[in-house]
RNA sequence: AGAGUUUGAUCAUGGCUCAGAAUGAACGUUGGCGGCAUGGAUUAGGCAUGCAAGUCGCGCGAGAACUGAAGGAGCUUGCUCUAGAUGGGAAAGCGGCGUAAGGGAGAGUAACAGGUAGAUACCUGCCCUCAGGUUUGGGAUAGCGUCGGGAAACUGGCAGUAAUACCAAAUAACAUCUCCGGAUCAAAGCUCCGGCGCCUGAGGAUGGAUCUGCUCACUAUUAGCUUGUUGGUGGGGUAAUGGCCUACCAAGGCAACGAUGGUUAGCGGGCGUGAGAGCGUGGCCCGCCUCACUGGGACUGAGACACUGCCCAGACACCUACGGGUGGCUGCAGUCGAGAAUCUUCGGCAAUGGGCGCAAGCCUGACCGAGCGAUACCGCGUGCGGGAUUAAGGCCUUCGGGUUGUAAACCCGCUGUCAGUGGGGAGGAAAUUUUGACCGAACCGCAGAGGAAGUCCGGGCUAAGUACGUGCCAGCAGCCGCGGUAAUACGUACCGGACAAACGUUAUUCGGAAUUACUGGGCUAAAAGAGAGCGUAGGCGGCUUUGUUAGGUCAGGUGUGAAAUCCCUCGGCUCAACCGAGGAACUGCGCUUGAAACCACAAGACUUGAGGGAGACAGAGGUGAGCGGAACUGAUGGUGGAGCGGUGAAAUGCGUUGAUAUCAUCAGGAACACCGGUGGCGAAGGCGGCUCACUGGGUCUCUUCUGACGCUGAGGCACGAAAGCUAGGGGAGCGAACGGGAUUAGAUACCCCGGUAGUCCUAGCUGUAAACGAUGAGCACUUGGUCGAGGGGACCUCCACAUCCUCUCGGCCGUAGCGAAAGUGUUAAGUGCUCCGCCUGGGGAGUAUGGUCGCAAGGCUGAAACUCAAAGGAAUUGACGGGGGCUCACACAAGCGGUGGAGGAUGUGGCUUAAUUCGAGGCUACGCGCAGAACCUUAUCCUGGUCUUGACAUGCUUGAGAACCUGCCUGAAAGGGCAGGGCAAGAAAAGCCUUUCGGGGAGCCUUUGCACAGGUGCUGCAUGGCUGUCGUCAGCUCGUGUCGUGAGAUGUCGGGUUAAGUCCCUUAACGAGCGAAACCCUUAUCUCUAGUUGCCAGCGCGUUAUGGCGGGGACUCUAGAGAGACUGCCGGUGUUAAACCGGAGGAAGGUGGGGAUGACGUCAAGUCCUCAUGGCCUUUAUGACCAGGGCUGCACACGUCCUACAAUGCGGCAUACAAAGGGAAGCGAACUCGCGAGGGCAAGCAAAUCCCAAAAAGUGUCGCUCAGUUCGGAUUGCAGGCUGCAACUCGCCUGCAUGAAGCCGGAAUCGCUAGUAAUCGCGGGUCAGCAUACCGCGGUGAAUAUUUUCCCGGGCCUUGUACACACCGCCCGUCACAUCAUGGGAGUGAAUUGCACCAGAAGUGGUUAGUCUAACCUUCGGGAGGACGAUCACCACGGUGUGGUUCAUGACUGGGGUGAAGUCGUAACAAGGUAGGCCGUA
Repeated sequence: AGAGUUUGAUCAUGGCUCAGAAUGAACGUUGGCGGCAUGGAUUAGGCAUGCAAGUCGCGCGAGAACUGAAGGAGCUUGCUCUAGAUGGGAAAGCGGCGUAAGGGAGAGUAACAGGUAGAUACCUGCCCUCAGGUUUGGGAUAGCGUCGGGAAACUGGCAGUAAUACCAAAUAACAUCUCCGGAUCAAAGCUCCGGCGCCUGAGGAUGGAUCUGCUCACUAUUAGCUUGUUGGUGGGGUAAUGGCCUACCAAGGCAACGAUGGUUAGCGGGCGUGAGAGCGUGGCCCGCCUCACUGGGACUGAGACACUGCCCAGACACCUACGGGUGGCUGCAGUCGAGAAUCUUCGGCAAUGGGCGCAAGCCUGACCGAGCGAUACCGCGUGCGGGAUUAAGGCCUUCGGGUUGUAAACCCGCUGUCAGUGGGGAGGAAAUUUUGACCGAACCGCAGAGGAAGUCCGGGCUAAGUACGUGCCAGCAGCCGCGGUAAUACGUACCGGACAAACGUUAUUCGGAAUUACUGGGCUAAAAGAGAGCGUAGGCGGCUUUGUUAGGUCAGGUGUGAAAUCCCUCGGCUCAACCGAGGAACUGCGCUUGAAACCACAAGACUUGAGGGAGACAGAGGUGAGCGGAACUGAUGGUGGAGCGGUGAAAUGCGUUGAUAUCAUCAGGAACACCGGUGGCGAAGGCGGCUCACUGGGUCUCUUCUGACGCUGAGGCACGAAAGCUAGGGGAGCGAACGGGAUUAGAUACCCCGGUAGUCCUAGCUGUAAACGAUGAGCACUUGGUCGAGGGGACCUCCACAUCCUCUCGGCCGUAGCGAAAGUGUUAAGUGCUCCGCCUGGGGAGUAUGGUCGCAAGGCUGAAACUCAAAGGAAUUGACGGGGGCUCACACAAGCGGUGGAGGAUGUGGCUUAAUUCGAGGCUACGCGCAGAACCUUAUCCUGGUCUUGACAUGCUUGAGAACCUGCCUGAAAGGGCAGGGCAAGAAAAGCCUUUCGGGGAGCCUUUGCACAGGUGCUGCAUGGCUGUCGUCAGCUCGUGUCGUGAGAUGUCGGGUUAAGUCCCUUAACGAGCGAAACCCUUAUCUCUAGUUGCCAGCGCGUUAUGGCGGGGACUCUAGAGAGACUGCCGGUGUUAAACCGGAGGAAGGUGGGGAUGACGUCAAGUCCUCAUGGCCUUUAUGACCAGGGCUGCACACGUCCUACAAUGCGGCAUACAAAGGGAAGCGAACUCGCGAGGGCAAGCAAAUCCCAAAAAGUGUCGCUCAGUUCGGAUUGCAGGCUGCAACUCGCCUGCAUGAAGCCGGAAUCGCUAGUAAUCGCGGGUCAGCAUACCGCGGUGAAUAUUUUCCCGGGCCUUGUACACACCGCCCGUCACAUCAUGGGAGUGAAUUGCACCAGAAGUGGUUAGUCUAACCUUCGGGAGGACGAUCACCACGGUGUGGUUCAUGACUGGGGUGAAGUCGUAACAAGGUAGGCCGUA
């Protein structure tokens, strides 16, 4: 410090997410030691048990246990019994002090509760200092005793007792009151004789009380609140001020600077985070507040309305003899419950501190320690060095190896931290003696590498990858996203990375987030300027002088800002965490001194801002009244006579009852052509015929007056298009709704014919618009050019025009700057200042709810749950458009001939079948793979029969055998089974290498077993290679430079031109590459060379005849080398260009014709069945062999062809002219036989020599005469031929006979622009045979168009886009289904709160007539005083009624979100096929 994520890519906007730090944490896996901290955050829920506040005998009475002196009695003379001095002091009681501290918790509280700085009308036990006093009496009462009640808790009567308990009197000031004369007020003793106490007063210290300034959460969908309320007077009350309380008087007080209400919350020092400003937080420690089962109340006291005190009410729990009682862990432990979750019913007063006491001491769950928990922080360890057959094992592998890895083992050497164990004992003790619950350092030994490593992660962010398994399954995931058979993303393994006694996850906070922006953001289009003005509060404000004015501001001093924490420096624990000391800091507040520029304040002056005055001027500015013409519609009358009207085309409609058209007259309402204009006016909405009246604003000139009077503007007020509403008029045209006609699959629309509200006027309401410049108002400053409107001036002697200057208004283009870019640019979106409004991801939603306004419609204000990771802006490149421009092509048009109809051939689909093998599927599959399925071919095609190291390859291995040849049986064959020869005799033979002759080896065949072979099995969406297509279309790119933040652009655009990104010119581009062209082949002309197998002009020979022969190279031809064509020449056009047009010459003319040649790329195009190949599958089968069948199956549909339908024809006869090919398992002449297919015999030819081989159309002639024919040939019968083991399924050909459909083909559709179409035949490959197919060859040989309107396809430029899987795109709404949250809802339940009323415990205060009464007084009767009781006031709980608010729930219901393939349409995005959008209406 940033990163990921919207896009094909880019910039910016904007949200979401991550990396960091932190926690009183929890969960998962794992877990050695120590130090130091920390640990009930939830139910302020309920609690068993123990402990947590007592102490004082030097205040008092009484006094148990125990002690047992000196006695007495008994006797076992050292024991028992008895009484008991002295000491002793328990339990209980009176009394004093303490119990108001310490300890716990955060429910309540939004408050003078807290913080900070001040103030005073106050109190203060114990403590300190000072002054003074401490005299004399009295009456009770606990305990105890006795008698009772009660289960208990407890309690009553009687008798009697003490005090530092209580009371009276005396004394009385430096105390209190006071009318200033005076009046009033106290005490307690104890003692070990040292002292400790007691009372009054003053002062101090400490602690507390009260008041004030500032500060301290959210909410306006809470806007008004308040009657003791605000103030005053008198009184009461308090320690004390005060409406604190009361009576009376006044009517105030608070509030937009947020009162009142609601919700939430203890506050601070601090803590976490952050660069800081901030934001979040308030656990442990410290300060304050508040609370103590819930609510109320007072008593005592120095102090409480009292955590372990009292009274009452309530809930809960316990005891009970049922009559009645008892209790309060938010003290320390502990328990239950709830919860993700938080410890021991431990030790000790040794230390620190507290209470009581003279003290010893007692008490102390405060505290100090230990225990439990990796809860946090800190430290240490789990060993170190050497050691390579780089072991085994694991994992990977290209099979070579690599890696784990010197890592281990093993061996050698070393160390001993920690833990363990045996000693040791400093220190925590302050203090010379005593005192340690607990901890125990240092140090000295011992043994032994022994006891001690995991967790998460490895697609990117983010450090770290391989294999296997899985196959959109299982699963992962913080975001983006992985997984559908090759997953670095799931699971496992190995390896690696990070951290480490921990590591991850979850939750929360801050950060990153400048994503609430004070520091430090924005508002033309991304979210965001109110429709516009006037104006209140508020904020801000020209120039100048004076001011002991000093509020803001600035500077100095000073008080305070507790300690702890943070920071710095030292120091103590071995270090660190931790702890101690000192300093700094605490950015704050107060007081004080000073400064006086600025702001503010007070007083005064000025004229530039603002306003007034005078004189001119422009204008659809506003309101009212009047007037006008054109058009329209209607009415009346005339003319006229069949249609009019309307549309893409029609129809509805009108018209012979006379329309439309036309003329005249009349009526009516609405709107004002031309002028008219990025012209004018107005704040905006808006304003347009003419005239008049009234009226608002503006501009210019003069520089005459006032003297800052100004700007903005929360609330508020008035204005505000259209539609709409209310009431009354008006109503020509137009025209929601509605009716009809069309269109359409439908058409509740677009188009047409009608037509009601409305549109118009008057009076009111509504208050919204894409109310837009999507740009708030005001002021100032900052280069220019140009146009328009309204004034003034200068120049000109004057006037007018022109020109120039100046003020104001309205536009365009553009500099700098700004901006994400588009753009803006003195009319800012530039640079500054002032004020207001508004924004903070998309959807839900401008919805719900509440409030308010409205007659209504509805307006204003305005959420949340839930859901997504985007939504949106500008620009870029493509693609696309029922957008535009230019242009090309047999693309259309113009022509010629076809297809689609018939019969047949062939391929495909479908059907069928045991099987009809497989592939190809718009163009770019379908006479395609197949250049030729009877068997073979041929395949996991089917049926059946067989083989299993195999039909084929390599290697190893067992056994046997020369190789090899022949035969037999069975069988459909394959296969299975068996035999013989090679042996012996004789002639011949016994193979190769080697041999020590025994043999060994190689090769071959067979056999056994193992590795393996094999697969036309799957995946063309894992691939290579090859191919198709766009397309022989003219495109596709790069380097450098330049422009742009960037994607990108430029170049490659523009003007011409071309078949062409071909070339030229221009030009921030200059060059280059792949394509185009050229180079290559062929064809057309000529020359040269050569002359056989080809040729034959001339010279000869020969023949009936033929280059047959001698010869020849002239010609044709053959096949080599050259020439030729380049817009080269001429004219014109064009830019002096490129080029085009015409012409000459030429065999050929503008690429001469044809071919080969196919850029970057597209279609996951085709092919795993040509071949190659990854992965998967199969292995007595998906491999191999064989026989037969099938691939040929036939209701039907489609594609491509053949033959025809005839006379430009058909048939017979005669006759002429090619090219290019093929030939040895071949072509096969001649001759001969056969009607013929063909047969026989056989010459020649491995070919310019021989053969196939006849070319056909053509030409001549004869017949046919328009018909289902002398057209057409399908189909069928018979008879033959050929190939081949074999023509049944299932070949071709011949002859005779038969003679089907068909008379030119619907919608639609194909090919072709010249030697082309059409037509005619010939050859070849495949092949035993089979060609209407395919590949070639030549013969005859046209028509039409030189244009681009339209259809299809392509190219370039431009435009729009919400598309980028790119229009076969994207995408909207209803309905149906599932699910989620939410609104309404008759209500129901709960909580809280306001008001009114009832009721009223305990208590306090008042009153008191009843009852009782020790201290004092008394005249002895009584009184004073007191207590109880009664009663009044206040008041908690409770009750009744009625409102508010909140929560939960509710039949039914409304819309919304999400979901995989649903249904219906196609609204939007392109001119989205009716441009789209907004308001109103419905």